[in-house]
RNA sequence: GUCAGGCAAUCGCCGCUUUAUUGCUUUUUGUGAUAGAGGGGAGGAAAGUCCGGGCUCCAUAGGGUAGAACGCCAGGUAACGCCUGGGGGGCGCGAGCCUACGGAAAGUGCAGCAGAGAGUAGACCGCCGAUGGCCUUAGGGUACAGGUAAGGGUGAAAGGGUGCGGUAAGAGCGCACCGCGUAACUGGUAACAGCUUACGGCAUGGUAAACCCCGUUCGGAGCAAGACCAAAUAGGUUUCCUAUAGGCGUGACCCGCGCUGGAAACGGGUAGGUUGCUUGAGGUGUAUGGUGACGUACAUCCUAGAUGAAUGAUUGUCCUCGACAAAACCCGGCUUAUGAC
Numbered sequence: 001g002u003c004a005g006g007c008a009a010u011c012g013c014c015g016c017u018u019u020a021u022u023g024c025u026u027u028u029u030g031u032g033a034u035a036g037a038g039g040g041g042a043g044g045a046a047a048g049u050c051c052g053g054g055c056u057c058c059a060u061a062g063g064g065u066a067g068a069a070c071g072c073c074a075g076g077u078a079a080c081g082c083c084u085g086g087g088g089g090g091c092g093c094g095a096g097c098c099u100a101c102g103g104a105a106a107g108u109g110c111a112g113c114a115g116a117g118a119g120u121a122g123a124c125c126g127c128c129g130a131u132g133g134c135c136u137u138a139g140g141g142u143a144c145a146g147g148u149a150a151g152g153g154u155g156a157a158a159g160g161g162u163g164c165g166g167u168a169a170g171a172g173c174g175c176a177c178c179g180c181g182u183a184a185c186u187g188g189u190a191a192c193a194g195c196u197u198a199c200g201g202c203a204u205g206g207u208a209a210a211c212c213c214c215g216u217u218c219g220g221a222g223c224a225a226g227a228c229c230a231a232a233u234a235g236g237u238u239u240c241c242u243a244u245a246g247g248c249g250u251g252a253c254c255c256g257c258g259c260u261g262g263a264a265a266c267g268g269g270u271a272g273g274u275u276g277c278u279u280g281a282g283g284u285g286u287a288u289g290g291u292g293a294c295g296u297a298c299a300u301c302c303u304a305g306a307u308g309a310a311u312g313a314u315u316g317u318c319c320u321c322g323a324c325a326a327a328a329c330c331c332g333g334c335u336u337a338u339g340a341c
Base pairs, nucleotide, nucleotide: 001341002340003339005318006317007316008315009314010313011312013041014040016038017037018036019035020034021033022032023031024030043324047335048334050333051332052331053330054329055222056221057220058219062255063254064253065252067218068217069216070215071214072086073085074084075083076082087101088099089098090097091096102213103212107211108210109207110206124152125151126148127147128146131145132144133142134141135140160178161177162176163175164174165173179202180200181199182198183197184196185194186193187192226275227274228273229272236266237265238264239263240262241261246260247259248258249257282301283300284299285298286297287296288295289294
């Protein structure tokens, strides 16, 4: 990525188209019944109800606070937390794979044990002892004051790395190269990159899938939404607040806006039918643009609409011997389950 047992026949179930006969209805028309003909009828996940929408209603529906989600760049898409292609980082011998990837110099927090010290974080063992102290026969000795962080140790991680000079011994203390930071230049739409150049001795660690800061986005409820028809009862009883007040209005709170009396308890009736309901951001084929997701043009097709819930049973045959598993308004994704190629 593709398929999801295939093919044929008989009976049964659901809905659609059509023919004939016929009932009701005022002819038309509409709506039923019977018989015949035609063709159609569960999935790649229909699952989870996790995202994004279409559609319906609140409804005239604005601003803010809190809250939530996302978080490199550029594209695709109706849109997305999805997809595609790049960049950075990590892993792998490699082909490749993963990525919750803005900010640590705004602040707070966290990191056991070990260790001297774990972040404006150090002196345990060491090294020196030039200068000063003490001792000494000149030499010299000592390691007290003091200096040091190159060596060792602890640790997952310890104050850039290698080398040379310098020093009492050292140290970016100085220098060369590497590393790091900034700027320019070059390439790239950009994220970024550079065996480019220049300057700077430079580093104030890690962690934000911790709180937080920054940027972007965000009304709600849902086909049991909603609309229409028919029928029935009890337009009932009681209590509370109350008219410049108060209350109600589909996420919370505030402001605004609109409407206007509102809330609670008891009791009674109905819960039936039609619609929404399947022609779509639709499928397929060809051509074409693009690395790709995908787009454009032409042609062609109509592929379930049940409502206590429709596709079941039997026979024959082929074979790779058939797993996970049944639509209920519809679509684009993600996740999970699963057999074969």

Predicted 3D model of a 341-nucleotide RNA (Bacterial RNase P class A) from a marine sediment metagenome. Rfam family: Bacterial RNase P class A. Rfam's curators write: Ribonuclease P (RNase P) is a ubiquitous endoribonuclease, found in archaea, bacteria and eukarya as well as chloroplasts and mitochondria. It is annotated as a ribozyme. A reference for the family is Frank and Pace (1998), "Ribonuclease P: unity and diversity in a tRNA processing ribozyme", Annu Rev Biochem. The sequence is in RNAcentral, with records from MGnify.